[in-house]
Context: one part of a larger RNA
Molecule: small-subunit ribosomal RNA, 5' domain
Organism: uncultured bacterium
RNA sequence: GGAUGAACGCUGGCGGCGUGCUUAACACAUGCAAGUCGAGCGAAGCAGUUAAGAAGAUUCUUCGGAUGAUUCUUAACUGACUGAGCGGCGGACGGGUGAGUAACGCGUGGGUGACCUGCCCCAUACCGGGGGAUAACAGCUGGAUACGGCUGCUAAUACCGCAUAAGCGCACAGAGCUGCAUGGCUCGGUGUGAAAAACUCCGGUGGUAUGGGAUGGGCCCGCGUCUGAUUAGGCAGUUGGCGGGGUAACGGCCCACCAAACCGACGAUCAGUAGCCGGCCUGAGAGGGCGACCGGCCACAUUGGGACUGAGAUACGGCCCAGACUCCUACGGGAGGCAGCAGUGGGGAAUAUUGGGCAAUGGGCGAAAGCCUGACCCAGCAACGCCGCGUGAAGGAAGAAGGCCUUCGGGUUGUAAACUUCUUUUAAGAGGGACGAAGAAGUGACGGUACCUCUUGAAUAAGCCACGGCUAACUACGUGCCAGCAGCCGCGGUAAUACGUAGGUGGCGAGCGUUAUCC
Numbered sequence: 001g002g003a004u005g006a007a008c009g010c011u012g013g014c015g016g017c018g019u020g021c022u023u024a025a026c027a028c029a030u031g032c033a034a035g036u037c038g039a040g041c042g043a044a045g046c047a048g049u050u051a052a053g054a055a056g057a058u059u060c061u062u063c064g065g066a067u068g069a070u071u072c073u074u075a076a077c078u079g080a081c082u083g084a085g086c087g088g089c090g091g092a093c094g095g096g097u098g099a100g101u102a103a104c105g106c107g108u109g110g111g112u113g114a115c116c117u118g119c120c121c122c123a124u125a126c127c128g129g130g131g132g133a134u135a136a137c138a139g140c141u142g143g144a145u146a147c148g149g150c151u152g153c154u155a156a157u158a159c160c161g162c163a164u165a166a167g168c169g170c171a172c173a174g175a176g177c178u179g180c181a182u183g184g185c186u187c188g189g190u191g192u193g194a195a196a197a198a199c200u201c202c203g204g205u206g207g208u209a210u211g212g213g214a215u216g217g218g219c220c221c222g223c224g225u226c227u228g229a230u231u232a233g234g235c236a237g238u239u240g241g242c243g244g245g246g247u248a249a250c251g252g253c254c255c256a257c258c259a260a261a262c263c264g265a266c267g268a269u270c271a272g273u274a275g276c277c278g279g280c281c282u283g284a285g286a287g288g289g290c291g292a293c294c295g296g297c298c299a300c301a302u303u304g305g306g307a308c309u310g311a312g313a314u315a316c317g318g319c320c321c322a323g324a325c326u327c328c329u330a331c332g333g334g335a336g337g338c339a340g341c342a343g344u345g346g347g348g349a350a351u352a353u354u355g356g357g358c359a360a361u362g363g364g365c366g367a368a369a370g371c372c373u374g375a376c377c378c379a380g381c382a383a384c385g386c387c388g389c390g391u392g393a394a395g396g397a398a399g400a401a402g403g404c405c406u407u408c409g410g411g412u413u414g415u416a417a418a419c420u421u422c423u424u425u426u427a428a429g430a431g432g433g434a435c436g437a438a439g440a441a442g443u444g445a446c447g448g449u450a451c452c453u454c455u456u457g458a459a460u461a462a463g464c465c466a467c468g469g470c471u472a473a474c475u476a477c478g479u480g481c482c483a484g485c486a487g488c489c490g491c492g493g494u495a496a497u498a499c500g501u502a503g504g505u506g507g508c509g510a511g512c513g514u515u516a517u518c519c
Base pairs, nucleotide, nucleotide: 001519002518003517004516006515007514008513009512010511013389014388015387016386017385018384019382020381021347026345027344028343030342031341032340035089036088037087040086041085044082045081046079047078048077049076050075051074052073053072054071055070059066060065096300097299098298105225106224107223108222109221110220111219112218115217116216120213121212122211123210124209125208126207128162130160131159137152138151139150140149141148142147168193169192170191171190172189174187175186176185177184178183198205199204226272227271228270233263234262238260239259240258241257243255244254245253275297276296277295278294279290280289281288282287302323303322304321305320306319325336326335327334328333353379355378356377357376361375362373363372364371365370392422393421394420395419402413403412404411405410427456428455429454430453431452432451436446463508464507465506466505467504468489469488470487474503475502476501477500478499484491485490
């Protein structure tokens, strides 16, 4: 000198774009953050229409009856209706954090002849016929709650057999082609195994099997990836083999048996520290430092362990167990997890609103309308940063007054002010008023915002630090090794350009200094 997610002191006009718990991965009140589908299903409620039945005001009456407002019951149908339940898809994405991790975790380049892949796309083949349940619901019943139990009824794109099998899986034996070792591909044979679901507004939407694609992942390998030797030996499923189990898949991943290996001064092991990278800062570069925001990967979700479901999790707002903590309790037992968005307490030098909207972009569900979305888009707060603008411009010497200095002549502040003439960025008021909407229409939170026009009037707007040398900028007074200053050298003990104040000057300027850290 540059830089910062900064903080502190003094000061502070506006706008744009960014950024904002670096500390306690401390504890959390409250609200919201993941739902959706009635075009899968049954039942209930509500509303409406129609039909049947019952009651029946009013009017007419030949007293027989006719009329039939309105109400109730039942049945059928209808619904951008309601909220539970069964079922499907999504809750594995999106959002947060950096605790752990020195590791195939990450980066880079490869391998998979050892693998998986819902939704999407392409192709081929198929969708026949049955069955038994169960929630909802009703009744009874346990419990303070949370939540159950028993009996009975019912539906499905829920569940289970059967049929069929182009193709597919498994077992056995065979032929051909071929490669990069285990192998790969093709062909036919025998045996054997496994499918499906309907809805419909009749347009379609779905379902099953197989092959391919796309996308996303799993696993393996080469190389690279901080410090310490005042850590020198480490290791027992340890190292390898054979056989099995398990997995989507290879593998001591796990198991039985056998062998005794394996790693290490080219630093094993142990200890400390740390998420990694694209990048960011600095530097002429080499290098050094850092890993906030944004993007990719990983890990975690109160602590530890476990699996279930599923195409995918060993699952932040799912489940089970154990621990700590908090809350409720009728003492038997229950409930909870902000490292989502706000917000609270605490810690701290220090870090924001319990805001608006789904209008846009994106996501989930749905045929769609649409619903949901603290992702996101916006607004609020903070000079925290960068950038831009303003606080006026021109003229104006009796060089006014005042201040300060003075050798008392004067000098300086200083064209500075006053004053004159202008301008109106900004400000305030008034009027108009968007793009962003995706070209039929409609649809904007931001927002009556940006922007434009007019009016008013210099009107609303300057500080901070320094002035001994380094280093740009000097005098006076006060103080008297005191009070104090200080980055280094050093100032201060009676004329201090170094302390304090004033005037002046220099520097930067809505900032200026200080502190911390890096180059």